[in-house]
RNA sequence: AACUUUUUUUACGAAGAGUUUGAUCCUGGCUCAGGGUUAACGCUGGCGGUAUGUCUAAUACAUGCAAGUCGAACGGUUCACUUCGGUGAAUAGUGGCGAACGGCUGAGUAACACGUUGGAAGCUGCCCCGCACUCAGGGAUAACCCGCCGAAAGGCGUGGCUAAUACCGGAUGGUCCCGAAAGGGUAAAGUUUUUUCGGUGCGGGAGGCGCCUGCGGCCUAUCAGCUUGUUGGUGAGGUAAAGGCUCACCAAGGCUAUGACGGGUAGCUGGUCUGAGAGGAUGACCAGCCAGAAUGGGACUGAGACACGGCCCAUACUCCUACGGGAGGCAGCAGUAAAGAAUCUUCCACAAUGGGCGAAAGCCUGAUGGAGCAAUACCGCGUGGGGGAUGACGGUCGAAAGAUUGUAAACCCCUUUUCUGAAGGAAGAAUUAUGACGGUACUUCAGGAAUAAGCACCGGCUAACUCCGUGCCAGCAGCCGCGGUAAUACGGAGGGUGCAAGCGUUACCCGGAAUCAUUGGGCGUAAAGCGUCCGCAGGUGGUUUCUUAAGUUGAAUAUUAAAUCUCGGGGCCCAACUCCGAGGCUGUGUUCAAAACUGGGAAACUAGAGCAUUUCAGAGGCAUGUGGAAUUCUGUGUGUAGGGGUAAAAUCCGUAGAUACACAGAGGAACACCAAAAGCGAAGGCAGCAUGCUGGGAAAUCGCUGACACUCAUGGACGAAAGCGUAGGUAGCGAACGGGAUUAGAUACCCCGGUAGUCUACGCCGUAAACGAUGGAUACUAGUUGUUGGAGGACUCGACCCCUUCAGUGACGACGCUAACGCAUUAAGUAUCCCGCCUGGGGAGUACGGUCGCAAGAUUAAAACUCAAAGGAAUAGACGGGGACCCACACAAGCGGUGGAGCAUCUGGCUUAAUUCGAUAAUGAGCGAGGAACCUUACCUAGGCUUGACAUCCCGAGAAUUCUCUAGAAAUAGGGAAGUGCCUUCUGGAACUCGGUGACAGGUGCUGCAUGGUCGUCGUCAGCUCGUGCCUUGAGGUGUUCGGUUAAGUCCGUAAACGAGCGCAACCCAUGUCCUGUGUUGUAUUUUUCACAGGAGACUGCCGAUUCAAAGUCGGAGGAAGGUAUGGAUGACGUCAGAUCAGCAUGGCCCUUAUGCCUAGGGCUGCACAGGUGCUACAAUGGGUGGUACAAUGGGUAGCAAUGCCGCAAGGCGGAGCCAAUCCCCAAAGCCACUCUAAGUUCGGAUUGAGGGCUGCAAUUUGCCCUCAUGAAGUUGGAAUCGCUAGUAAACGCGGAUCAGCAAUAGCGCGUUGAAUAUGUUCCUGGGUCUUGUACUCACCGCCCGUCACACUAUGGGAGGUGGGGGCACCCGAAGUACCCUUAGCUUUGAGCGGGGUCCUAAGGUGAAACCACUGACUGGAGUGAAGUCGUAACAAGGUAUCCGUAGGAGAACCUGCGGAUGGAUCACCUCCUUU
Repeated sequence: AACUUUUUUUACGAAGAGUUUGAUCCUGGCUCAGGGUUAACGCUGGCGGUAUGUCUAAUACAUGCAAGUCGAACGGUUCACUUCGGUGAAUAGUGGCGAACGGCUGAGUAACACGUUGGAAGCUGCCCCGCACUCAGGGAUAACCCGCCGAAAGGCGUGGCUAAUACCGGAUGGUCCCGAAAGGGUAAAGUUUUUUCGGUGCGGGAGGCGCCUGCGGCCUAUCAGCUUGUUGGUGAGGUAAAGGCUCACCAAGGCUAUGACGGGUAGCUGGUCUGAGAGGAUGACCAGCCAGAAUGGGACUGAGACACGGCCCAUACUCCUACGGGAGGCAGCAGUAAAGAAUCUUCCACAAUGGGCGAAAGCCUGAUGGAGCAAUACCGCGUGGGGGAUGACGGUCGAAAGAUUGUAAACCCCUUUUCUGAAGGAAGAAUUAUGACGGUACUUCAGGAAUAAGCACCGGCUAACUCCGUGCCAGCAGCCGCGGUAAUACGGAGGGUGCAAGCGUUACCCGGAAUCAUUGGGCGUAAAGCGUCCGCAGGUGGUUUCUUAAGUUGAAUAUUAAAUCUCGGGGCCCAACUCCGAGGCUGUGUUCAAAACUGGGAAACUAGAGCAUUUCAGAGGCAUGUGGAAUUCUGUGUGUAGGGGUAAAAUCCGUAGAUACACAGAGGAACACCAAAAGCGAAGGCAGCAUGCUGGGAAAUCGCUGACACUCAUGGACGAAAGCGUAGGUAGCGAACGGGAUUAGAUACCCCGGUAGUCUACGCCGUAAACGAUGGAUACUAGUUGUUGGAGGACUCGACCCCUUCAGUGACGACGCUAACGCAUUAAGUAUCCCGCCUGGGGAGUACGGUCGCAAGAUUAAAACUCAAAGGAAUAGACGGGGACCCACACAAGCGGUGGAGCAUCUGGCUUAAUUCGAUAAUGAGCGAGGAACCUUACCUAGGCUUGACAUCCCGAGAAUUCUCUAGAAAUAGGGAAGUGCCUUCUGGAACUCGGUGACAGGUGCUGCAUGGUCGUCGUCAGCUCGUGCCUUGAGGUGUUCGGUUAAGUCCGUAAACGAGCGCAACCCAUGUCCUGUGUUGUAUUUUUCACAGGAGACUGCCGAUUCAAAGUCGGAGGAAGGUAUGGAUGACGUCAGAUCAGCAUGGCCCUUAUGCCUAGGGCUGCACAGGUGCUACAAUGGGUGGUACAAUGGGUAGCAAUGCCGCAAGGCGGAGCCAAUCCCCAAAGCCACUCUAAGUUCGGAUUGAGGGCUGCAAUUUGCCCUCAUGAAGUUGGAAUCGCUAGUAAACGCGGAUCAGCAAUAGCGCGUUGAAUAUGUUCCUGGGUCUUGUACUCACCGCCCGUCACACUAUGGGAGGUGGGGGCACCCGAAGUACCCUUAGCUUUGAGCGGGGUCCUAAGGUGAAACCACUGACUGGAGUGAAGUCGUAACAAGGUAUCCGUAGGAGAACCUGCGGAUGGAUCACCUCCUUU
């Protein structure tokens, strides 16, 4: 000075995240961030201080050392010196003390071993204190000498001497010992010149040790009973000492569910680590205790040992040997080998601190003090500091501007901790001397930035990002997960982040984990309430008073070793470290006090509980009897051909008479209506009626007892259905089984039969979705409304209705609770008490073991291994062989087609040198392509080019350009001739051509799953969203639902919503009516038609009906047009990784004398076949011939082309007019006549032959047209399928675009003629809204189950085999204590030595039984594994609702019977409730 106490202030002090889902909340596991370590491994490594350093083999050890000392106990011996008197030194032996300490280790031990608190029946050398004594004798022996044995170790002599503080007896003695007493017994040592140092006895102390005891600290019940010296007594023995410690006898006890006994594991503690704490884990170093000394047993000596460096014996191992016999024990310090991921020097010194001996000097001390090795840990320091921008070089990135590395470097100035060299140089010694450490720490001087930075990470958690490479490969990974061509996740690089002489990884502990919950969890549906009740132990317990003081509370005191911890100081430069002081150590004992509460004792009480009395309801139970309806069977009769069964059938029954009807009989089982949400019971469960026996409950009364209560582990009883045993019974039903169907199959669903069983009695079984998925008891906490049983009140003649109150049983609902759903006086609310149960999913309610059972099986109940989830509730979607409503040419009603034929065209396939590419359900296939003979053209073959056919830049030459010859298929190559331009500062320049150089061009090469843009589709369907508010913990909902209405989320009304946006509608275009204006090239001469431009008109405006009202709907009037007038254009949020890199654009990748470019020829047109889309037909509603009438849209100068002439025609010649309301191209079906007469035809026109025309450089592959000839299939098209609701379908022709021409029957437009049908929404398809179920969300083309096959993994059984630790019985039995005997030997005569024997016993052997571990041919299931097989069991009503228990059957999921549950959809009915 701090701490502590009170107050105030301050400080300390508890953090989460990722991962189940489309999203959400919850439950729940897994994982991470923190701290720690006797650590190890990888990469790296400058210094110092302080600590620590075989966790494994208590494995085996070479070598050296670790316990000696004393001559002041003793005799001798040796050496040195000597003044010969002796002195000094050394020491083998006798003797004393020590060696029981110190040091090491943790095998054993679950125990009084340890920790802590008490205790009595004890011992104690050395040390301290006190009292008393220390007299006088004796006989030996080692050493030594002699002899002998042995290789050695060593030993022998019954040979010879000698001493003592060695040994022995005698005396004396006491407060000593024995004894009741009398009495008896028992001791000593000397040494030194002296002081001394000793010796003996007794008493006390200190310290040490032994013993007893309460309490405390591991796992396992798949260990439930253990024990015979066991428990106690008496007596004796034994011990230092109590005691079954031992023995004899007696008794039969003792321990145990508060876990005995057994098994497994383990040294214990102070402490250490972690944690907010409570706890959890741990027991290195340091300290206390215990235990051990190669393994096992034993005693001796001694104060102390059953003794680490002593002895004896046995065993294993090692060594020596002359083979006779001996020696040894590092878990002391070093060190070696082995094991292992792994742990140091065969160092120095007794200088310090301690220990032993000694009077002392001193000697000994691998204790200890130090040094060495190791980043093993903690702490400290350094690797430089200041300036320095051209922001250097290099690297990396890049949008090519630059950015970054980066003041970083270079360069300038400075410093010297560290380093190197030199000089000086301690403290540690209190003490005369003595310093291993050590020439160390430290100080001074000199030198010179000099000697000194790595490791991990950078997807999220978690601080830190880019490029390249790779391409589900290589690899990463703690969890989630990355990687399949643009990887911040792999590998490298640059940059960054974090820590730093370290950094990461691995292993283990605590934390986070409230994830075992005392603090501090749960159990309706997530894991979890025993099927139900009774009840012993146990736990808990009503009111009042007195008492006690066990619990409880307070105070004092003792203890809680030191170290550790906290606080305050001190010492090392600081810190780590260390010293001092204070506190604390939450524990335990003792004493005192308090008496509220709990407990004990006593006395009372009546509210809990029970008894009693009077009533009451009931499918409560057991037994015995009895009744009618129905099914089946039998008999008789009537009667005739069917019956039965199903979605439809068949098996089946029936002419031998069924079914049907009537009568009679037999037999078994079950009890319609009443009947209900009702009633009773503990649950399972209980139903005709009657009788007998019997259990429980409710109300009222308030008479009696007086807490007698609640709960309940172990235990006991009951316990549906199925099943088992024995004996009966058997009508119906009906597992198994047999048929018939269905089906791809059908071991099923459906049908026809049918055995066990279902029934009774007796005995087992003991399980169910045994459910309210909700244990029991008590108290409290709003109401409303039914119903059952009772009681009271009021009213009434009496009732009913009504009011109040108990006990049950339903519905709704407030507070509260809940993750939500929901529960809510019958709690899942608020509280208390007791019991049971849970702790991720799977493996598995399985294996093994135990118990029960006749069996089936039940009950108790794991692990290895594997996954990162499994799960609950609710939400939005999607889906349903769920429901409701609505719409659409979706169906129906109609008309016409396709599918059959021939041809055209497209596609697949095949073929090919190539048959270029793309598009492929709807949403590909007369599609890209609105025109492939060359070109196009992208493909193939052949010939060529390489800065290129095309763009920009540079250099050189030349104007450009035109004509022409040769070779060639052409591209191209080689020549010839003509030509000399424009601008100009006179150098040159621009355009163009040729040649050259490299930057580059080029690519219809790849990726539409990297993209832009565009498009298709759902769908012109009516939807899709937002803001604010409100509801929900939240996802989300509401709005957008509901009632009407509409084409429409169109509008209206209601409503926690109010508004708004994108869509709908409208605005736009065209057509239809009218008006106005204008009018040539158009029209007409009567208004006008037509064209263009502008306007008007239609709005449910008017009337009526209807709807509560409104919105609207229906009908009507007027009107050219009426309810969107008609048709276009217009396509919400989004879906399909839809289509397109080949229209275009574009990232990345790829090719570069080729995947680019040029040329010729070929191909895209190929043909056994298949599909799509069309055309023409099959004929008379038609074909042919002749005559005749009426359009519109459009197009036209490299064009349309009239009139005319030629040709049978295609066409040709020629050419008016027209750059177009001017000219040209322009109808057909129709109508009027004639003919054909039902046929493969006068239908139909394919195919083929011949001859022509046109376009074009070119018509063979491969064009179109004409004429003549030819005259195929086809006679209306199977299953199936398409379009269309009015100027529509159908029929008819016409016109452009593309285009030299044309494969156009296509596509886009135009007009002419011009119908039928819609009662409607049951069904098919698609869509919308609401609702419901869901195990789906890649969203039913979903999910998912089991067998089988293959691979791998762990595991159970298993004839056996091997090993282990114990226990038991028997045999043998060393050393040794104790006891007994002892003739011969020795002897100090002793209670001796020696010898022999007995008991006990280590080791060993044998045997039987059990346990544990490993292994085992074969075998059982289980788990896991991108693409195997068979089916489809479950999820929707999953297509037979599912599931539970049980039994049988079956390839498999499963099926079926019986009973049960709702955790079943849908529809209807009954009852009750809520709202109106």
The RNA shown here (small-subunit ribosomal RNA) has 1476 nucleotides and comes from Candidatus Peregrinibacteria bacterium CG10_big_fil_rev_8_21_14_0_10_36_19.